About this RNA: Predicted 3D model of a 486-nucleotide part of an RNA (small-subunit ribosomal RNA, 3' major domain) from a soil metagenome. RNAcentral holds the full RNA, with entries from SILVA.
[in-house]
Context: one part of a larger RNA
């Protein structure tokens, strides 16, 4: 100087408390351990591995296993020789395919006539390796932690390690700011500058909008209502762009007259308005040699490479993460209402016809504010069920189908009929969340032929409760103290 303490002081954080909903029990999904296996490829390991790499394992992927093949190779560059334009194309045999064997077709371009280009064959140099080492590395990432810290120059102090500054008094979300001070300044961090959302203004006017005016169509006896459908309109909504707006600026109080804090006015919004992007010096020899790159090392008719089939989907068990439930604040049936964001041409696919349905037929329109996916659902109204393992719950199983795809046996999703299991709120323990949050409801997207998505990422709808407080648990910051630790 640090680190540590069941030392002290001060202070934070859904850390506790207060409160709401879960997990731990059930069934299923998914990941992992274990076991099994010819193989169940590999990695990830407390927090910070375990719906993680995987934003798509039937073949492919695929790295694993079994079997069958190839050896200058599936891929790159160069050299030598031969052949020729070819890469090839066709046929036959064998085979699961890959491949191997045989036959046929085709036999080029440029040329200084030496050759060159391109390709094949033979040979050489080499290729290739998801083989090993993340304890040799780059790059990228996790974590402490969006925590408020980490340092430097000069000066001063100390023999020195080092100290001071950065401590102290206040204050802040903040080493934020003020004051003081042998310090004075500065850098990386904080904040701001960036994006988004909330208010206003201007511009914009189609594919968006429709208040007023005219028309059309439909309903109605009429009054009038409905449909942006047409003319038209730019008011409104909205789209997009550009500005404005919030700064403790104003008032009062507290305070050291400071920084700041408390209250108030005005305001769509207040004291960082909400959210995001953004992660200091460093720590964990943290993670990744299987994204990629790369030193070393190892394999070289095999640890390379091609193919078929299998495996990664196994199952006495154990754990993590989820989904669906156990019902009446509910289930089922009928009717009615309101989103946002996003996607679409090898695509989205309307009307209509058909099938109980998955789906099939059909093809209008749309490269999309125009057309389509698209019915949002919870919700509201009416009806029914009446406390029951039930009209709860849907696992499991049987049969029949649909679709994608060369192909659904291992091992796809979906539909119909039948079957209806466990489950009556879950022990010890444990997780999330402070507001448009939790809870709850549906919608879209990436990957993708299809899909084991209940995952992930995003979008809107409905919309709470509670926080006395900081004694205690966990993590962290500053000062101080002890130490036989570095």
């Nucleotide at each position: 100087u640090g680190a540590c303490g069941g030392g002290g002081g001060c202070c934070c954080g859904c850390a506790c408390a207060a409160g709401c909903g879960g997990u731990g029990g059930a069934g299923c999904a998914u990941g992992u351990g274990g076991u099994u296996u010819a193989a169940u490829u590999c990695g990830a390991a407390g927090c910070a591995a375990c719906g993680c790499g995987a934003a798509g394992a039937a073949c492919c992927u695929u790295a694993c296993c079994u079997g069958g093949g190839c050896u200058u190779g599936a891929c790159a560059u160069g050299c030598u020789a031969g052949c020729g334009a070819a890469a090839g194309c066709c046929u036959g045999g064998u085979g699961a395919a890959a491949g191997c064997c045989a036959g046929g077709c085709c036999c080029c371009c440029c040329u200084u006539c030496g050759g060159g280009g391109c390709g094949c064959u033979a040979g050489c140099a080499c290729a290739g390796g998801u083989g090993c080492u993340g304890c040799a590395u780059g790059g990228c990432u996790g974590u402490c932690g969006u925590c408020a810290g980490c340092u430097c120059g000069u000066g001063u102090c100390g023999u020195g390690a080092g100290a001071u500054g950065u401590u102290g008094g206040g204050u802040u979300a903040a080493g934020u700011c003020c004051c003081g001070c042998a310090a004075c300044g500065a850098g990386c961090g904080c904040a701001a500058c960036c994006c988004u959302u909330g208010c206003c203004u201007g511009c914009u006017g189609u594919u968006g909008c429709c208040a007023g005016c005219g028309g059309a169509c439909g309903g109605g006896a009429a009054a009038c209502c409905g449909u942006g459908c047409c003319g038209g309109g730019g008011a409104c909504u909205c789209u997009g762009c550009a500005g404005g707006g919030a700064c403790u600026g104003c008032c009062g109080g507290u305070g050291a007259u400071a920084a700041a804090c408390c209250g108030g006015a005005g305001g769509a919004a207040g004291g960082u308005g909400g959210g995001g992007a953004c992660g200091a010096c460093g720590u964990c020899a943290a993670g990744u040699c299987a994204u990629c790159a790369u030193g070393g090392u190892c394999c070289u008719u095999a640890c390379g490479u091609c193919c078929a089939g299998g495996g990664c989907u196994a199952c006495a068990c154990a754990c993590g993460u989820g989904c669906u439930a156990c019902a009446a604040u509910g289930g089922c049936c009928g009717g009615g209402a309101c989103a946002a964001a996003c996607c679409g041409c090898a695509g989205c696919g309307a009307a209509c016809c058909u099938g109980c349905a998955a789906g099939g037929g059909g093809g209008a329109g749309c490269g999309a504010a125009u057309c389509g996916g698209a019915g949002a659902a919870a919700c509201c109204c009416g009806g029914u069920c009446u406390a029951a393992g039930u009209u709860c719950g849907g696992a499991u199983u049987g049969c029949c189908g649909u679709c994608u795809g060369c192909a659904a046996c291992u091992c796809g999703a979906c539909g119909g009929c039948a079957u209806g299991a466990a489950g009556g709120u879950g022990g010890a323990a444990u997780c999330g969340c402070u507001a448009g949050u939790a809870a709850u409801c549906g919608u879209g997207g990436a990957u993708c032929a299809g899909c084991u998505a209940c995952g992930c990422c995003a979008c809107g709808g409905u919309g709470a409760a509670u926080a006395c407080g900081u004694u205690c648990c966990c993590g962290g910051g500053c000062c101080u103290u002890g130490u036989a630790c570095a």